[in-house]
RNA sequence: GCUCGUGUAGCUCAACUGGUAGAGCGGGCGAUUCCAAAUCGCCAGGUCGGAGGUUCAAGUCCUCUCGCGGGUG
Numbered sequence: 001g002c003u004c005g006u007g008u009a010g011c012u013c014a015a016c017u018g019g020u021a022g023a024g025c026g027g028g029c030g031a032u033u034c035c036a037a038a039u040c041g042c043c044a045g046g047u048c049g050g051a052g053g054u055u056c057a058a059g060u061c062c063u064c065u066c067g068c069g070g071g072u073g
Base pairs, nucleotide, nucleotide: 001072002071003070004069005068006067007066010025011024012023013022019056027043028042029041030040031039049065050064051063052062053061
């Protein structure tokens, strides 16, 4: 250089065919307990790497670009 994959919550990852962005862990509060741990309930937390385009509607499709990983010359 070429090529394939990947980027979504603090972390690990979902989101089917384009149609309200979710789970677990972690965090906060509460219940339980003599106190904790464990368990249970509730809550907060996201410009979906960035920019542009298509569309009534984009995490999802297209283009450019950046990061990470693999293959190849």